[in-house]
Background:
RNAcentral holds the full RNA, with entries from SILVA. Predicted 3D model of a 356-nucleotide part of an RNA (small-subunit ribosomal RNA, central domain) from a Methanomassiliicoccaceae archaeon.

Context: one part of a larger RNA
RNA sequence: UUGGGUCUAAAACAUCCGUAGCUUGUCUUCUAAGUCUCUUGUGAAAUCUGGCAUGUCUCAAGUGUCGGGCGGGCAGGAAGUACUGCGGAGCUAGAGACUGGGAGACGUAAGAAGUACGUUCUGGAGUAGCGGUAAAAUGUGUUAAUCCUGGACGGACUAACAAUAGCGAAGGCAUCUUACGAGAACAGUUCUGACAGUGAGGGAUGAAGGCUAGGGGCGCAAAAGGGAUUAGAUACCCCUGUAGUCCUAGCAGUAAACACUGCACACUAAACAUCAGUACCUCCUCGAGAGGUUUCGUGCUGAAGGGAAGCCGAAGAGUGUGCUACCUGGGAAGUAUAGUCGCAAGGCCGAAACUU
Numbered sequence: 001u002u003g004g005g006u007c008u009a010a011a012a013c014a015u016c017c018g019u020a021g022c023u024u025g026u027c028u029u030c031u032a033a034g035u036c037u038c039u040u041g042u043g044a045a046a047u048c049u050g051g052c053a054u055g056u057c058u059c060a061a062g063u064g065u066c067g068g069g070c071g072g073g074c075a076g077g078a079a080g081u082a083c084u085g086c087g088g089a090g091c092u093a094g095a096g097a098c099u100g101g102g103a104g105a106c107g108u109a110a111g112a113a114g115u116a117c118g119u120u121c122u123g124g125a126g127u128a129g130c131g132g133u134a135a136a137a138u139g140u141g142u143u144a145a146u147c148c149u150g151g152a153c154g155g156a157c158u159a160a161c162a163a164u165a166g167c168g169a170a171g172g173c174a175u176c177u178u179a180c181g182a183g184a185a186c187a188g189u190u191c192u193g194a195c196a197g198u199g200a201g202g203g204a205u206g207a208a209g210g211c212u213a214g215g216g217g218c219g220c221a222a223a224a225g226g227g228a229u230u231a232g233a234u235a236c237c238c239c240u241g242u243a244g245u246c247c248u249a250g251c252a253g254u255a256a257a258c259a260c261u262g263c264a265c266a267c268u269a270a271a272c273a274u275c276a277g278u279a280c281c282u283c284c285u286c287g288a289g290a291g292g293u294u295u296c297g298u299g300c301u302g303a304a305g306g307g308a309a310g311c312c313g314a315a316g317a318g319u320g321u322g323c324u325a326c327c328u329g330g331g332a333a334g335u336a337u338a339g340u341c342g343c344a345a346g347g348c349c350g351a352a353a354c355u356u
Stems, first nucleotide, its partner, number of pairs: 003328004007310002012324001014205004021198003025091002028088002031085001033084002037078006048068003053065004094195001095192003098188003106181007113158002117154002120152005129140002166173002210251006219245002224240004262323006270301001272299003276295001279293005305312002329356003339348003
């Protein structure tokens, strides 16, 4: 390299968009590039071949001559048109647009609310403890704490409802209201007429933590200090506590970014539950009612089939097709070096010697 693979053994990019490329519905016409057939030339010699072609060494091997062969090769010519390609004209089953009423923690911005909390501020009442633990101590309190109660202020968060639920490409998203945006499903079948699939490079988004600048800082809390425990205790437990956590504008670009499962299309038994939509049917106490069928999503069981098994099983890890990414014993190592990006921390790309 081929082959074989990628849920768990090595291996699906964190996710989406999209350029080139690759692949691509149906009908007709043209062309004849691919493709198929015929033909001409070429395909040096040697080699190969000729049961018994044939000359000659008496024969044989050998050697000479003659003939054959030399792939789907290369070049030219002619003819064919099923498939692929190029060009023209159509179609509507893919795709998109449009219309309709619903569902949703989908996004951004603004405004409003709620309980709790506070060694914040202030008033009342009240007296010796409070706090903390397995037990303690550090800590805190007569400068009146803790506890009870009235008010002000502050920042963070959004209980119950809550679900095996919903939405989003993923990360993620949960008080309420408004505004502006986005997407999916369902139904109609009005329009466009293949406009599609995937996607190397490329672009955008991307939890937590981190960085820069400016705000903010209730609680929590890396670091740090103290008290315990212990042989020690740079920990687990306790008392404090700074970055950070929050907001605005940027940077960074990583996660067990996991369903450890790339995307799209077609086909292939069923049962149950649930979410959203639609139409129809049945029941009805006519209610925003109950049930059934159907499509999408979310789950669970399971036939065939698959798998080394665990298990998967119409949301495949089944049967096929198209495109991409990645893997090739363990360690050294996601290290070194070069390059590149970044303020830095570091990210991306990514070896070898040696060892086993």

Its mean pLDDT, the model's own confidence on a scale to 100, is 81.